Model confidence (mean pLDDT): 85 of 100.
Predicted 3D model of a 74-nucleotide RNA (transfer RNA) from Candidatus Caldarchaeum subterraneum.
RNAcentral records the identical sequence in 2 taxa.
NCBI's taxonomy places the organism under Archaea, Thermoproteati, Candidatus Caldarchaeales, Candidatus Caldarchaeaceae, Candidatus Caldarchaeum.
The RNAcentral record of the sequence draws on ENA.
It matches the Rfam family "tRNA". Gene Ontology term of the family: triplet codon-amino acid adaptor activity.
RNA sequence: GGGCCGGUAGUUCAGCCUGGAAGAACGACCGUUUUGCACACGGUAGGUCCGGGGUUCAAAUCCCCGCCGGUCCA
Numbered sequence: 001g002g003g004c005c006g007g008u009a010g011u012u013c014a015g016c017c018u019g020g021a022a023g024a025a026c027g028a029c030c031g032u033u034u035u036g037c038a039c040a041c042g043g044u045a046g047g048u049c050c051g052g053g054g055u056u057c058a059a060a061u062c063c064c065c066g067c068c069g070g071u072c073c074a
Base pairs, nucleotide, nucleotide: 001073002072003071004070005069006068007067010026011025012024013023020057028044029043030042031041032040050066051065052064053063054062
């Protein structure tokens, strides 16, 4: 320098192909339970969807440029 994969909640990730209400698990907090803790059960909060631009009635999703990480080639 080039190819490919990835970047979404505090963490690990799904959702992207085929545009239409942003999700799961764990964690945090609250409640129930317990003498108390844990477990279990219920609930709540938590997101510029890496950045910019474009297309569209509508973009996490499609297109372009850039940044970061991984991997392969040189």